[in-house]
Molecule: Lysine riboswitch aptamer
RNA sequence: ACGCAUGAUAGGGGCGCGGUACUCAUCAGUAGGCUUCAAAACGGCAGCAGGGAAUUCUGCCGAAGCUGAAAGGGAACACCGCCGAAGGGUCUUUCGGUCUCCCUGCCGGAGGAUGCCUGGGUCGUCGGAGAACAUCCGCCGGACUGUCGCAGUCAUACUCUGCGGAGCACUGUCACUGGC
Numbered sequence: 001a002c003g004c005a006u007g008a009u010a011g012g013g014g015c016g017c018g019g020u021a022c023u024c025a026u027c028a029g030u031a032g033g034c035u036u037c038a039a040a041a042c043g044g045c046a047g048c049a050g051g052g053a054a055u056u057c058u059g060c061c062g063a064a065g066c067u068g069a070a071a072g073g074g075a076a077c078a079c080c081g082c083c084g085a086a087g088g089g090u091c092u093u094u095c096g097g098u099c100u101c102c103c104u105g106c107c108g109g110a111g112g113a114u115g116c117c118u119g120g121g122u123c124g125u126c127g128g129a130g131a132a133c134a135u136c137c138g139c140c141g142g143a144c145u146g147u148c149g150c151a152g153u154c155a156u157a158c159u160c161u162g163c164g165g166a167g168c169a170c171u172g173u174c175a176c177u178g179g180c
Base pairs, nucleotide, nucleotide: 006175007174008173009172010171011170014083016082017081018080019079020078023075024074032067033066034065035064036063037062043061044060045059046058047057048105049104050103051102052101053100086118087117088116089114090113091112092111093110094109095108096107097106119145120144122142123141124140126138127137128136129135147165148164149163150162151161152160
């Protein structure tokens, strides 16, 4: 001087990621409320699935008129926090969903654990969630894009082309140790 490993720290990717508030649309002229008429009911239907106990609860019912939401899920804009940002899977705790009690499961919300999976967004098929032709999630595929490596080109450079790897990656700086 060069290179490698370890640790610390600072960074980059772009239709980049997450959250919050507000507005708007959707949900929906739906649920519900009121009025009038009709009807009769010891009836019928609904209240996630199965089993046990108990055999009790609530709502609704046909027609017309008036009135009329909300939550979950979105879009736009602004702000905040960020670049394993974050998302998904699995396990676990808890809450809600059956009239009530117990058990098992299922669905949904929230919290925790887990380097189990994914570099990033985007487009398409399929599957799932959803009221939904919105939107979200997952597999696969396409091209694009950041990064590093290899090969070609070249001047051992830059650029360009092709192929490949994964965020456990990549770049800068510093520290320490070891090797040539």